[in-house]
RNA sequence: GGAGAGGUGCCGGAGCGGUCGAACGGGGCGGUCUCGAAAACCGUUGUAUCUUCUGGGUACCGUGGGUUCGAAUCCCACCCUCUCCG
Repeated sequence: GGAGAGGUGCCGGAGCGGUCGAACGGGGCGGUCUCGAAAACCGUUGUAUCUUCUGGGUACCGUGGGUUCGAAUCCCACCCUCUCCG
C1' cells in the first nucleotide's frame, strides 16, 4: 500500500429502514426467603437537555456529512481494533 471482518448501554452481545435508547446474558441497586449469608425468585437499572415536572418531549449506536416522510440499519469520507495479501 491492497483486501476482508468489526466498533451498540457498566461488561458481553442481538438487532440489518418504522413496532428500538435498544432483546438476551452478566454486573449494580432495592426487596422476598434465612439466625445470618449463599443460592433461588421478584422489581429496577444509559447520558445530556427541555418542560406546563415524579410524568412527558428531544438528541445520542466510533466521528462527521448525505439519502429518506422515517437511519444503529443504506451511501460517502475519516478514526480505531483484528485477520489476510504484498

A computed fold for an 86-nucleotide RNA from a Gammaproteobacteria bacterium, annotated as transfer RNA. Its mean pLDDT, the model's own confidence on a scale to 100, is 80. It matches the Rfam family "tRNA". Rfam classes the family as a transfer RNA. The sequence was found in a public genome assembly.